[in-house]
RNA sequence: AAUUGGGUCCUAUGCGGCAGAUGUUUGUGAACUCCGCCAGGUCCGUGAGGAAGCAACGGUAAGUGGACCUCCCUGGGUGACAUAGGGGUUCCUGAUUACG
Numbered sequence: 001a002a003u004u005g006g007g008u009c010c011u012a013u014g015c016g017g018c019a020g021a022u023g024u025u026u027g028u029g030a031a032c033u034c035c036g037c038c039a040g041g042u043c044c045g046u047g048a049g050g051a052a053g054c055a056a057c058g059g060u061a062a063g064u065g066g067a068c069c070u071c072c073c074u075g076g077g078u079g080a081c082a083u084a085g086g087g088g089u090u091c092c093u094g095a096u097u098a099c100g
Stems, first nucleotide, its partner, number of pairs: 001097007009086006015079002018075003023068006034059003042051003
């Protein structure tokens, strides 16, 4: 100096990892516009009784806090991971040949 392989670069796929979502569980969670039960009081009735029904109480819903799972779902400037393809000017590295 030449040739050539690989890496750096790009894309795709896969795997892992992180985060989120879903799910399970638990807590909280409705003055009234959810349910039940309705003290007091209200209404109807000659009366016996009945009706509606606030608060309280109980349950539940949307929401929301914690814990758990990694099967499924979503995402990335996640990974000196893998495979394939692309690109090969710049840089790194190996091999071969030739010359000095």